The prediction has a mean pLDDT of 81. A computed fold for a 107-nucleotide RNA from Pontibacter pamirensis, annotated as SAM riboswitch aptamer (S box leader). Its Rfam family is "SAM riboswitch aptamer (S box leader)". From the family's description: The SAM riboswitch is found upstream of a number of genes which code for proteins involved in methionine or cysteine biosynthesis in Gram-positive bacteria. Of the family's consensus pairs, 97% are formed in the model.

RNA sequence: UUCUUAUCAAGAAAGACCGAGGGACAGGGCCCCAUGACGUCUUAGCAACCAUGUAAAAGCUUGGUGCUAACUCCCUUCCUGCACCACAUAGCAGGAAAAGAUAAGAA
Numbered sequence: 001u002u003c004u005u006a007u008c009a010a011g012a013a014a015g016a017c018c019g020a021g022g023g024a025c026a027g028g029g030c031c032c033c034a035u036g037a038c039g040u041c042u043u044a045g046c047a048a049c050c051a052u053g054u055a056a057a058a059g060c061u062u063g064g065u066g067c068u069a070a071c072u073c074c075c076u077u078c079c080u081g082c083a084c085c086a087c088a089u090a091g092c093a094g095g096a097a098a099a100g101a102u103a104a105g106a107a
Stems, first nucleotide, its partner, number of pairs: 001107008013043005021032003026076004044068003049064003053060002072099001077096006
């Protein structure tokens, strides 16, 4: 990097450093941000994918990850229902997909 499987509506912040953008990519929207975001480090916490010990299950311990604004921040493609309208673009609800994130396994 690619593939497979599972999950993605819940949960969980302080300090130090840095200094201008950031929220994955493209477009649109909406947010965060010099009262210092984003990022890095430390500590703390959340969670429970894998391993481990506990005979098994559950729970717990330890370890490997992960995560700690907003549903994966929302929309984009398709389907269904409703509403509107026959100029043309758009609304609401639900579902599926695509893309993405994380874990485990494989190449």